[in-house]
Notes
Transfer RNA from Candidatus Nitrosopumilus koreensis AR1, 75 nucleotides, folded computationally.
RNA sequence: GGGCCCAUAGCUCAGCAUGGAUAGAGUGCCGGACUUCUAAUCCGAUGGUCAAGGGAUCGAAGCCCUUUGGGCCCG
Numbered sequence: 001g002g003g004c005c006c007a008u009a010g011c012u013c014a015g016c017a018u019g020g021a022u023a024g025a026g027u028g029c030c031g032g033a034c035u036u037c038u039a040a041u042c043c044g045a046u047g048g049u050c051a052a053g054g055g056a057u058c059g060a061a062g063c064c065c066u067u068u069g070g071g072c073c074c075g
Base pairs, nucleotide, nucleotide: 001074002073003072004071005070006069007068010027011026012025013024020058028046030044031043032042033041051067052066053065054064055063
């Protein structure tokens, strides 16, 4: 220098192909029940500029362009 993949909740991830109603799950944290006390279990609450900017669209996490960060391969 060239190519490919990844970035969504504190953490691990789904959703993206084929755009559509309030963006979800598990786990964690917090409170409660249970228990002599913990653990486990159950209930409730708490959760997001969907890496950033721009474009197209009535409408973008998902499409197009650029950038940033990470990983792999080629030279």
Annotation: The coordinates come from a structure-prediction model, not an experiment, and the mean pLDDT is 82. The RNAcentral record of the sequence draws on ENA, GtRNAdb and MGnify. NCBI's taxonomy places the organism under Archaea, Thermoproteati, Nitrososphaeria, Nitrosopumilales, Candidatus Nitrosopumilus koreensis. Its Rfam family is "tRNA". Gene Ontology term of the family: triplet codon-amino acid adaptor activity. It is recorded under the gene name tRNA-Arg-TCT-1-1.